[in-house]
RNA sequence: AACCGAUAAAGGCACACCCUGCGCGAGCAGGGGUCGCAAAGCCAACGGGAGUCAGCAGCUCUUUUGAAAGGAGCUGGUUGACUCGGCCGGGUUGCCGAA
Numbered sequence: 001a002a003c004c005g006a007u008a009a010a011g012g013c014a015c016a017c018c019c020u021g022c023g024c025g026a027g028c029a030g031g032g033g034u035c036g037c038a039a040a041g042c043c044a045a046c047g048g049g050a051g052u053c054a055g056c057a058g059c060u061c062u063u064u065u066g067a068a069a070g071g072a073g074c075u076g077g078u079u080g081a082c083u084c085g086g087c088c089g090g091g092u093u094g095c096c097g098a099a
Stems, first nucleotide, its partner, number of pairs: 004097002012037002017032006035086001041092003046089003049084007056076007
């Protein structure tokens, strides 16, 4: 130095949840909190995966004299945009030094 990761030492981050703000939404930022994490540091302009929204197609309900239009909900695959690094692989930087 590399590999590796200890009932080591010094520390670090912060799941769920709550509050405030932003966003149509997934979610994000700040504060509290502490399930856990040897990278739970960074990269979504590396490859997968998952999620959201809008358009498209179909169905149901509602309004209406009736239909159309509008609104709401559900399903499907597809197109576009977006989100997740605490989903996985990968890249990159970093504290310590037992076996």
c-di-GMP-I riboswitch aptamer from an Acidobacteriota bacterium, 99 nucleotides, folded computationally. The model forms 94% of the base pairs in the Rfam consensus. It was read from a public genome assembly, where an Rfam model found it. Model confidence (mean pLDDT): 80 of 100. It matches the Rfam family "c-di-GMP-I riboswitch aptamer". Rfam links the family to the GO term cyclic-di-GMP binding. The family has 155 seed sequences and 5,092 matches in Rfam 15.1. NCBI's taxonomy places the organism under Bacteria, Pseudomonadati, Acidobacteriota.